[in-house]
RNA sequence: CUCUUAUCAAGAGAGGUGGAGGGAUGUGCCCGAUGAAGCCCGGCAACCGGCAAGGUUAACACCUUGUAAAGGUGCCAAUUCACACAAAGCGGAUGCUUUGGGAGAUGAGGG
Numbered sequence: 001c002u003c004u005u006a007u008c009a010a011g012a013g014a015g016g017u018g019g020a021g022g023g024a025u026g027u028g029c030c031c032g033a034u035g036a037a038g039c040c041c042g043g044c045a046a047c048c049g050g051c052a053a054g055g056u057u058a059a060c061a062c063c064u065u066g067u068a069a070a071g072g073u074g075c076c077a078a079u080u081c082a083c084a085c086a087a088a089g090c091g092g093a094u095g096c097u098u099u100g101g102g103a104g105a106u107g108a109g110g111g
Stems, first nucleotide, its partner, number of pairs: 001111008013041001015040003021031003025084004042076003047072002050067007080103001085100006
């Protein structure tokens, strides 16, 4: 960098440092010197891994539920902040609603 797959309506500090930016991209709309990013501490969750129970299979193996969280990630404004493409429905109309897709993020596995 790319492929597959699962998830994305919940949750998380009035701490330290740092100094102006940040929310992927575009548009919009927001957050920010009553202090942005980053770093440290703290916290949330429970994807992988651990443990326990149950189910399927001849077996390999797979699935479900629960549990701890000192292991490997991740995350901690706003629904993935909203919309970005298509279809259907509605409306006089900029448009609105629903569904699907795309893009993105994270985990796990593969190249």